[in-house]
RNA sequence: GGGCGGAUAGCUCAAUGGGAGAGCUUCUGGUUUACACCCAGACGGUUGCAGGUUCGAAUCCUGUUCCGCCCA
Repeated sequence: GGGCGGAUAGCUCAAUGGGAGAGCUUCUGGUUUACACCCAGACGGUUGCAGGUUCGAAUCCUGUUCCGCCCA
C1' cells in the first nucleotide's frame, strides 16, 4: 500500500428499510435468622464519526477514525 471482518447499554452480543433488544453486571423490592440461590421490577443508547439516498437508516451508498486477520 491492497483485500476481508468488526465498532450497537458498564461487559458479551442480537436486530430482513418501519415498535432499538437479550444475557450478565448494578440498584430496589420479595424470599432467608443472615448470606447465596431464586422470583418481580427498575436504571442504563449520539447504533465509531461526517455526509448522501429514502416518507422512513443500526441496516443501503460515499468518505473517514480505530481494532483484528490475510497478501505484498

Overview:
The RNA shown here (transfer RNA) has 72 nucleotides and comes from a Pseudomonadota bacterium. Model confidence (mean pLDDT): 84 of 100. The organism belongs to Pseudomonadota, within Bacteria. Rfam family: tRNA.